[in-house]
RNA sequence: CCGCGCUAGGCGGGGAGGCAGCGGUGCCCUGUACCCGCAAUCCGCUACAGCGGGGCUGAAUCCCCGCCCGAGGAUCCGCCCUGUGAGGCUGUCGGCCGGUGUGCGGCGUCGAUGGCCGGGUCCUGCGCAAUGGGACCCUGCGAACCCCGUCAGGUCCGGGAGGAAGCAGCGGUAAGCAGGCAAUCCCAUGUGCCGCAGGGACGCCUGGCCGGAGCUGGCCCCCGGCAAGGACGCUCGGAGGGUGUGUUUCGACGGCGGGUGCGCGG
Numbered sequence: 001c002c003g004c005g006c007u008a009g010g011c012g013g014g015g016a017g018g019c020a021g022c023g024g025u026g027c028c029c030u031g032u033a034c035c036c037g038c039a040a041u042c043c044g045c046u047a048c049a050g051c052g053g054g055g056c057u058g059a060a061u062c063c064c065c066g067c068c069c070g071a072g073g074a075u076c077c078g079c080c081c082u083g084u085g086a087g088g089c090u091g092u093c094g095g096c097c098g099g100u101g102u103g104c105g106g107c108g109u110c111g112a113u114g115g116c117c118g119g120g121u122c123c124u125g126c127g128c129a130a131u132g133g134g135a136c137c138c139u140g141c142g143a144a145c146c147c148c149g150u151c152a153g154g155u156c157c158g159g160g161a162g163g164a165a166g167c168a169g170c171g172g173u174a175a176g177c178a179g180g181c182a183a184u185c186c187c188a189u190g191u192g193c194c195g196c197a198g199g200g201a202c203g204c205c206u207g208g209c210c211g212g213a214g215c216u217g218g219c220c221c222c223c224g225g226c227a228a229g230g231a232c233g234c235u236c237g238g239a240g241g242g243u244g245u246g247u248u249u250c251g252a253c254g255g256c257g258g259g260u261g262c263g264c265g266g
Stems, first nucleotide, its partner, number of pairs: 001266006009057003012030004020046005034054005063259006072250003076246001077244006084237004089233001090229001091232003095226005101221001103219002105216003114210008122199006128192002130189006137180005147172004155164003
């Protein structure tokens, strides 16, 4: 160096998740890569970390190590979008107040703002009227006796003439009762297109005169202020989605370099 027979190894790997950890089943990437059985409230193991059975290959294109490249995944960060919680810088809108000016609208030569003189609305007092009540007044009734007049009968005094008291009756009257009530007087008032005097208010309504063109935040713009977290913005937090030659990390496929046996025969 060649041939034959073997052995270690290989016949896929990786990411996330899960797990004390490893691997598998399921998902994803890579891309083609023996078969059967097991398995997510799971299956099998324990740093030589799937197990069991069968098969193929086998010392190098194929196994092992290092480096490079890097699909893809994860992490953090940045940005964007959509929900959401809290805060309250008050930036915007909306709300309120004040101001200013223009525009619009409204009022105004059928006279604005303003000035002067009044009146009403409000209060007090007085008056008048009205209403109600009372008094006065009028009518009627109204006293067994203790009211009046007249007093039959009867009684009393007297010789008589005559005189006296006096019941009933009749006629009146007082208090009182009932009715009327024009006028007068007194009192009162949920009364009055009433009068007089005084006051108050400065709001509202209204009249007259002077004078001669403005007045008016009703609406919008602008300026200033106030209050509030209703909407947007803002600040902070959290969720989901997307995105980034970004950070860190794992890393398939691929590329390069290196490494690895045993026996027999020639």
Bacterial large signal recognition particle RNA from an Actinomycetota bacterium, 266 nucleotides, folded computationally. The coordinates come from a structure-prediction model, not an experiment, and the mean pLDDT is 77. It matches the Rfam family "Bacterial large signal recognition particle RNA". It is annotated as a non-coding RNA gene. Rfam links the family to the GO terms SRP-dependent cotranslational protein targeting to membrane, signal sequence recognition and signal recognition particle, plasma membrane targeting.